Context: one part of a larger RNA
RNA sequence: GGCUGCUGGUGGAUGCCUUGGCAUCAACAGGCGAUGAAGGACGCGAAACCUGCGAUAAGCUUCGGUGAGCUGGAAAAAAGCAUUGACCCGGAGAUUUCCGAAUGGGGGAACCCGAUGGACUAAACACCCAUCAUCCAUAACUGAAUACAUAGGUUAUGGAAGCGAGACCCGCCGAACUGAGACAUCUAAGUAGGCGGAGGAAAAGAAAUCAAAUAGAGAUUCCCAAAGUAGCGGCGAGCGAACAGGGAAGAGCCCAAACCAAAGUCUUUGACUUUGGGGUUGUAGGACCUACCAAAAGAUCAGAGAAUCUUAGCUGAAGACUUCUGAAAAGUAGUGCGAAACAGGGUGAUAGCCCCGUAAGCGAAAAGAAGAUCUGACAGGGUAGGCACCUGAGUAGGGCCGGCCACGUGAAAUCCGGUCUGAAUCUGGAGGGACCACCCUCUAAGGCUAAAUACUCGUUGAUGACCGAUAGUGAACCAGUACCGUGAGGGAAAGGUGAAAAGAACCCCUGUUAGGGGAGUGAAAUAGAACCUGAAACCAGCAGCUU
Numbered sequence: 001g002g003c004u005g006c007u008g009g010u011g012g013a014u015g016c017c018u019u020g021g022c023a024u025c026a027a028c029a030g031g032c033g034a035u036g037a038a039g040g041a042c043g044c045g046a047a048a049c050c051u052g053c054g055a056u057a058a059g060c061u062u063c064g065g066u067g068a069g070c071u072g073g074a075a076a077a078a079a080g081c082a083u084u085g086a087c088c089c090g091g092a093g094a095u096u097u098c099c100g101a102a103u104g105g106g107g108g109a110a111c112c113c114g115a116u117g118g119a120c121u122a123a124a125c126a127c128c129c130a131u132c133a134u135c136c137a138u139a140a141c142u143g144a145a146u147a148c149a150u151a152g153g154u155u156a157u158g159g160a161a162g163c164g165a166g167a168c169c170c171g172c173c174g175a176a177c178u179g180a181g182a183c184a185u186c187u188a189a190g191u192a193g194g195c196g197g198a199g200g201a202a203a204a205g206a207a208a209u210c211a212a213a214u215a216g217a218g219a220u221u222c223c224c225a226a227a228g229u230a231g232c233g234g235c236g237a238g239c240g241a242a243c244a245g246g247g248a249a250g251a252g253c254c255c256a257a258a259c260c261a262a263a264g265u266c267u268u269u270g271a272c273u274u275u276g277g278g279g280u281u282g283u284a285g286g287a288c289c290u291a292c293c294a295a296a297a298g299a300u301c302a303g304a305g306a307a308u309c310u311u312a313g314c315u316g317a318a319g320a321c322u323u324c325u326g327a328a329a330a331g332u333a334g335u336g337c338g339a340a341a342c343a344g345g346g347u348g349a350u351a352g353c354c355c356c357g358u359a360a361g362c363g364a365a366a367a368g369a370a371g372a373u374c375u376g377a378c379a380g381g382g383u384a385g386g387c388a389c390c391u392g393a394g395u396a397g398g399g400c401c402g403g404c405c406a407c408g409u410g411a412a413a414u415c416c417g418g419u420c421u422g423a424a425u426c427u428g429g430a431g432g433g434a435c436c437a438c439c440c441u442c443u444a445a446g447g448c449u450a451a452a453u454a455c456u457c458g459u460u461g462a463u464g465a466c467c468g469a470u471a472g473u474g475a476a477c478c479a480g481u482a483c484c485g486u487g488a489g490g491g492a493a494a495g496g497u498g499a500a501a502a503g504a505a506c507c508c509c510u511g512u513u514a515g516g517g518g519a520g521u522g523a524a525a526u527a528g529a530a531c532c533u534g535a536a537a538c539c540a541g542c543a544g545c546u547u
Stems, first nucleotide, its partner, number of pairs: 001546009015532001016496002020467002022464007029456002031163002039099003042054003049073002060093006069081003104113003114132005134160009168199001169197005179186001183234001209217002221248004231239002252448003255392001259277008282426001284391003288386006298378001300377005308369004313362003319335001321334002324331001336353002338342001344356003397421007407433001428443005483490002503531001506518004
């Protein structure tokens, strides 16, 4: 020096555990904000941090619940509170510095400086209180050039702004990588991204719809399916319907016009405007004229409001049984009991009967949800005959150019936009995929509309052939922290003594609050805080063998 074995050190794998995550389901909620939000700064305790709170500052008032302890995490000391009900839980209120949309002006956020009125003062300054941003709408008062007027100004009242979930919805703008085995039409994709707007959903929506040819359906939305079909396509890559059918849900309404009336204005046989009545459709309907019949309904808005539910809680069965092992009984053995409760968790090992709970019942002063029902407003019929007044115009359609339709200009309908044009008026008009005829269906150029559908920052409950500390969120732990970066931004590591701190009094070594040896606690200290288990690499000591 090597090999083997043993005893240790180092190290933190593995096993076990779980305070934390992940996912799904159900119900709820789906907003907050100038009455100042979200988010912060600075303070408030004896006290650095977290939590809570705001100069009334780990809190104030009140109404309920609960009932013996309490002064948060967080121990100890000190000082206090509490059956005259503290602490705690829930409802409602008060207070709520400064910044922040930030809004009196400014500003390098949490700071600086004002004006007006008030309070204080003998009076003033300072301090203190209140108000003072902008834009839009409405109303009033004023009011130029310029006579009436208008612009402008002032005041009052109401509204807006900003944040949020990197979600869902609607609209506008809108890529490229990529694929086509290159690439240009095409694709990716109307995606990503940007902007605007809204709601708890949004959007759509009561046929100028679909269809089929002997017929029929009857708003919209979503699912299944039709169907990878019909089609589109450098007919390449690829893109890709619809009707019928089966389900979820279910709901239909209001204007414009003709005509009538009133008021006003004017260029006064009339026209126009405003308001009210009337009226709303396709087997056409309505107005008007004539003749008749009938008395029922709810698409809507406002108010009140029952059951029920939410936001604290309450009752809740049955072994303090005996034996053994053990530090400890819930284990073992024996013997009982409950069960509308043998879900689950805790307790010194594995507990139906020890504790919390569970099954089953019960409960609200206050606030909220809900909306049976009631009240009010408003709305709300029909028949026959006549007449030919009305039925959405720079519209429909056309030319050119684009876009969207599964549809790339194609035979290209339908729909939308720009530009140039431009009808008909119910004996009217549109569609049925060029176009024409016949036939059929519908009635554009005004508006509203619940549910079925999409999503989850969040609240409550439940569940898991989900994870178990290099996993699961980046984060089980004071984590979006430490740290890095000028910045946008990037972004960790880090859990476990023990049943209970009983956390090692006292003694010894030493410069030592380091470390260790005794003593003591404990079942255990090779459980001693660098603390459960404690693998391997690696490092020592000792022994044997060997060079």